Description: This is a predicted structure of a 106-nucleotide RNA (Guanidine-I riboswitch aptamer) from Candidatus Synechococcus spongiarum. Rfam family: Guanidine-I riboswitch aptamer. Rfam links the family to the GO term regulation of gene expression. From the family's description: This family represents a conserved RNA structure found upstream of the ykkC and yxkD genes in Bacillus subtilis and related genes in other bacteria. Its mean pLDDT, the model's own confidence on a scale to 100, is 80. Taxonomically the source falls in Synechococcus (Bacteria, Bacillati, Cyanobacteriota, Synechococcaceae). The sequence was found by an Rfam model in a public genome assembly.

[in-house]
RNA sequence: GGAAGCGAUUUCUAGGGUUCCGGUCCCAAUUUCCCCAGGGGCGUCUGGUCCAAGAGAAAUCCACUGGGGUCACCCAGGUGCACGGAGGGACAAAAGCCCGGGAGGC
Numbered sequence: 001g002g003a004a005g006c007g008a009u010u011u012c013u014a015g016g017g018u019u020c021c022g023g024u025c026c027c028a029a030u031u032u033c034c035c036c037a038g039g040g041g042c043g044u045c046u047g048g049u050c051c052a053a054g055a056g057a058a059a060u061c062c063a064c065u066g067g068g069g070u071c072a073c074c075c076a077g078g079u080g081c082a083c084g085g086a087g088g089g090a091c092a093a094a095a096g097c098c099c100g101g102g103a104g105g106c
Stems, first nucleotide, its partner, number of pairs: 005062001007061006015051002020048002022045001023042005064077005081101001083104001087099003
């Protein structure tokens, strides 16, 4: 110094927080209690919505290779490896998100 498609999308998962919903605690319209309109705190609430992996999963599509073709397309096939900060950015917020298969390391 150097090859790989180091391709895209969707649905999920590990993970993530707290706008919204729910939960929970406090106050309380009201009169002694309960219930409770409403207000506030808590994500140190296992939740629903939400965000979500290059190095997690699946599917689809594109590309590639081989074959066929009536030239619209159709069939078959392969795709390895991947240690990793600090810092910054977005949304309500955070993160295995994005910068980023980056810096660096082997």